Transfer RNA from a bacterium, 75 nucleotides, folded computationally.
Its mean pLDDT, the model's own confidence on a scale to 100, is 81.
RNAcentral records the identical sequence in 3 taxa.
RNA sequence: GGCCCCGUCGUCUAGUCCGGUCCAGGACACCGCCCUUUCACGGCGGCGACGCGGGUUCGAAUCCCGCCGGGGUCA
Repeated sequence: GGCCCCGUCGUCUAGUCCGGUCCAGGACACCGCCCUUUCACGGCGGCGACGCGGGUUCGAAUCCCGCCGGGGUCA
């Protein structure tokens, strides 16, 4: 340098193929309340994310282009 894959809450992950049903769902963690003599367990609630920029579209996490970062492969 060419090609391929990946980037979403604090962490892990679903959704991307086939745009709308998602003001993005789940688990763990954290916070509050309930339960308990207390803790743990359990129950309820809260918190919190689409790598960046542009384009297409009525509408983009999803499609297109560029960039950044990580990984793989070839040379």